[in-house]
Molecule: c-di-GMP-I riboswitch aptamer
Organism: soil metagenome
RNA sequence: GACAAAGGCAAAGCCACCGCGAGGUGGUGACGCAAAGCUACGGACCUCCCAUAGGAGGCCGCCGGGCUACCGAA
Numbered sequence: 001g002a003c004a005a006a007g008g009c010a011a012a013g014c015c016a017c018c019g020c021g022a023g024g025u026g027g028u029g030a031c032g033c034a035a036a037g038c039u040a041c042g043g044a045c046c047u048c049c050c051a052u053a054g055g056a057g058g059c060c061g062c063c064g065g066g067c068u069a070c071c072g073a074a
Stems, first nucleotide, its partner, number of pairs: 001071001008033002013028006031061001037067003041064003045058005
């Protein structure tokens, strides 16, 4: 971040499978994304157990932090 080019990711829905669940994986599909790459570190949110304490989980395409990175003119 060029009224440019190359390349990338893939929301909801649907199908299959896994999980008590939140949700996950694959396929299909594109609402969007310049870190929508990685990381549950802080907060938020969600689920299950439980007793209001507490415990075990989920989610980074909610916000912040940390780490890393493709292409390219003037």